[in-house]
């Protein structure tokens, strides 16, 4: 320098056009003398950033930013 992949909750990941979920973690409650384990509940997100397409974008297009792989 070129090609490609990834970016969503604190962490690991779903969602493939119709207003985003799970597991774990954290918080609270139950249980226990207490802790852990177990059971239950409620939170937590401008979906990396800016544009575009669309009635509607996490999803499609584009440019950047960050990380990674390969080639030279």
């Nucleotide at each position: 320098a070129g090609u490609c992949c990834u970016g969503u909750a604190g962490c690991u990941c779903a969602a493939a056009g119709g207003u985003a979920g799970a597991g774990c973690g954290a918080u609270c409650g139950c249980c226990u003398u207490a802790c852990a384990a177990g059971c239950g509940a409620g939170g937590g997100g401008u979906u990396g950033u800016g544009g575009g397409u669309u009635c509607g974008a996490u999803u499609c297009c584009u440019a950047c930013c960050a990380g990674g792989a390969c080639u030279a």